[in-house]
RNA sequence: CACUUAUCAAGAAAGGCAGAGGGUCAUGGCCCGCUGAAGCCUUAGCAACCUCUUCCGCCGCAAGCGGAAAGCUGGUGCUAAAUCCAUCCUAUAUUUCGUAACUGAAAUUGGGAAAGAUAAGUC
Numbered sequence: 001c002a003c004u005u006a007u008c009a010a011g012a013a014a015g016g017c018a019g020a021g022g023g024u025c026a027u028g029g030c031c032c033g034c035u036g037a038a039g040c041c042u043u044a045g046c047a048a049c050c051u052c053u054u055c056c057g058c059c060g061c062a063a064g065c066g067g068a069a070a071g072c073u074g075g076u077g078c079u080a081a082a083u084c085c086a087u088c089c090u091a092u093a094u095u096u097c098g099u100a101a102c103u104g105a106a107a108u109u110g111g112g113a114a115a116g117a118u119a120a121g122u123c
Base pairs, nucleotide, nucleotide: 002122003121004120005119006118007117008116013043014042015041016040017039021032022031023030026087027086028085029084044079045078046077049075050074053069054068055067056066057065058064083115088112089111090110091109093108094107095106096105097104
């Protein structure tokens, strides 16, 4: 890098250096930024993916596996706005436009996919 599974509308800050960008493919928006962006360092915090811990179960033990709890330890991650919004497919409902009428078009709302991010595992 690739593949598999799970989650993604919640949550969580300051200081120092630094000096113009950033919001993690692309595009169109919108937002943040000299009242200091990115990046680096220090401390703090959030979360519960793995681990550590406790309890229960799977055959009586061990090992292993599964479930629950806690937030003690460690490994990651994260600490503006829903993954900031949208793009592709689709549907109920509502509104608007158009027609003699039907087919139709647009917007709002909902669902799904794709993509992305994070974790664990496989390779």
Molecule: SAM riboswitch aptamer (S box leader)
Organism: Chitinophagaceae bacterium